The RNA shown here (transfer RNA) has 72 nucleotides and comes from an uncultured Mollicutes bacterium. Rfam family: tRNA. It is annotated as a transfer RNA. About the family: Transfer RNA (tRNA) molecules are approximately 80 nucleotides in length.
RNA sequence: GGGUGUUUAGCUCAGUGGGAGAGCGCUUCCUUCACACGGAAGAGGUCACUGGUUCGAAACCAGUAACACCCA
Numbered sequence: 001g002g003g004u005g006u007u008u009a010g011c012u013c014a015g016u017g018g019g020a021g022a023g024c025g026c027u028u029c030c031u032u033c034a035c036a037c038g039g040a041a042g043a044g045g046u047c048a049c050u051g052g053u054u055c056g057a058a059a060c061c062a063g064u065a066a067c068a069c070c071c072a
Stems, first nucleotide, its partner, number of pairs: 001071007010024004018055001026042005048064005
C1' cells in the first nucleotide's frame, strides 16, 4: 500500500427497513437476626462518526476513524 471482518447499555452479545432488546452487572423493595440464594420493580443507549437513498435507517450505499486478520 491492497483486501476482509468487527464497532449496539458498565461487560458479553442478539436484532437483515417501521415496537431498540437479552444475559450478567447496578439501584430499590420483599424475604433473613444479618449475609448469600431466591422473588418483584427500576435506572442506564447520539446503535463509532459524517453524508446519501427511502414516507421511514441500528440495518441499505459512500466516505472517515479505531481494532483484528490476510496479502504484498